[in-house]
Formats: sequence, C1' cells, structure tokens
RNA sequence: GGGGGUGUAGCUCAAUGGCAGAGCAGGCGCCUUAUAAGCGUCAGACCCAGGUUCAAUUCCCGGCAUCCCUACCA
Repeated sequence: GGGGGUGUAGCUCAAUGGCAGAGCAGGCGCCUUAUAAGCGUCAGACCCAGGUUCAAUUCCCGGCAUCCCUACCA
C1' cells in the first nucleotide's frame, strides 16, 4: 500500500428503517445480628460528518479508532 471484520451503558454482549435491551458493575430500599448471596427499584449508551427516506443506531458515501490477512521497503 491492498483486502476484510468490528465500533451500542463503566465492562461483556444482543436487537432493530418507527419510543434501544440483557448480564455483571454502580445508587437506593427489602431481607440478615452482620456481611455476602437473594429480591425489588433507580440511573446510565447507538464513533464522527454528509446523503437517501415521512422517519436512520440500522441503508449508502467519506473519515476516525481497533483487530485480522496480505504485499513491498528496510
């Protein structure tokens, strides 16, 4: 340089062209002599920009980050 994958909550991952979910972690409460576990509850996210569309996290173009494969130089 070329090709491909990935990017969603603090972490690990889902799902979707029409109000975005789970587990763990965190706050609060219940339970307990107490802690843990358990139960309830709360808060928390679609990498950036443009386009298509009535509507884009989702589709398309460009970029950024990261991973893999490959080629070249040294």
Model confidence (mean pLDDT): 84 of 100. A computed fold for a 74-nucleotide RNA from a Rhodospirillales bacterium, annotated as transfer RNA. Its Rfam family is "tRNA". It was read from a public genome assembly. The source organism's lineage runs through Bacteria, Pseudomonadati, Pseudomonadota, Alphaproteobacteria and Rhodospirillales.